[in-house]
RNA sequence: AAAUCUUUUUGGGGCGUGGUGAGAUUCCACACCGGCGGUGACAGUCCGCGAACACUUAUGUGCCGAAUGGGUGAAAUUCCCAUACCGACGGUAUAGUCCGGAUGAGAAAAGAGAGCC
Numbered sequence: 001a002a003a004u005c006u007u008u009u010u011g012g013g014g015c016g017u018g019g020u021g022a023g024a025u026u027c028c029a030c031a032c033c034g035g036c037g038g039u040g041a042c043a044g045u046c047c048g049c050g051a052a053c054a055c056u057u058a059u060g061u062g063c064c065g066a067a068u069g070g071g072u073g074a075a076a077u078u079c080c081c082a083u084a085c086c087g088a089c090g091g092u093a094u095a096g097u098c099c100g101g102a103u104g105a106g107a108a109a110a111g112a113g114a115g116c117c
Base pairs, nucleotide, nucleotide: 004114005113006112007111008110009109010108016030017029018028019027031097032096033087034086035049036048037047038046044085045084053062054061055060067083068082069081070080071079089100090099091098
């Protein structure tokens, strides 16, 4: 120094304008948003993880959305250009964006201490 253990902190963004209507931030047109780790190079849509939901005494198990074409390059489904697509549950005029469970939980990141000589 490392494994490992303890502990502290951090740890999710977004409806604006117009239309219809008795009523919609929920419908229609345009708008807006993108957790964590990995990957030869920066990822919502490549691989994996987390949240939600179901089951379970518990560990845990199940479930779990979406991208193509072109360009540059040694290397990019990650950058650039173009055009697309996706988004738990409960509530409410049908919700990725409002309210609620949630001052919750959590992938993980950073710090401190122990550990070893």
The RNA shown here (FMN riboswitch aptamer (RFN element)) has 117 nucleotides. Of the family's consensus pairs, 100% are formed in the model. It matches the Rfam family "FMN riboswitch aptamer (RFN element)". Its family is annotated with FMN binding in the Gene Ontology. The sequence was found by an Rfam model in a public genome assembly. Its mean pLDDT, the model's own confidence on a scale to 100, is 82.